[in-house]
């Protein structure tokens, strides 16, 4: 240098051939329980969905470039 795949919450993913709210478990915090701490239970916070156009009434989801990380091929 080509090419193929991953980028979604602090961490590990999910998001069904665009549309009805961006979720889940861990983590974290607040309550309950407990003589106390752990397990348990219930509740809250936390997201530019890599970034920059594009297409669409609508875009995590299509397209396009570019970043960044893996991998194969020279």
């Nucleotide at each position: 240098g080509g090419c193929u795949c991953u980028g979604u919450a602090g961490c590990u993913c999910a998001g069904u051939u665009g549309g009805u709210c961006a979720g889940a478990g861990c983590a974290u915090u607040c309550g309950g329980u407990u003589c106390a701490u752990a397990c348990c239970c219930g509740g809250g916070g936390g997201g530019u969905c890599g970034u920059c156009a594009g297409u669409u009434c609508a875009a995590g989801u299509c397209u396009g470039a570019c970043c960044a990380g893996a991998g194969c091929c020279a």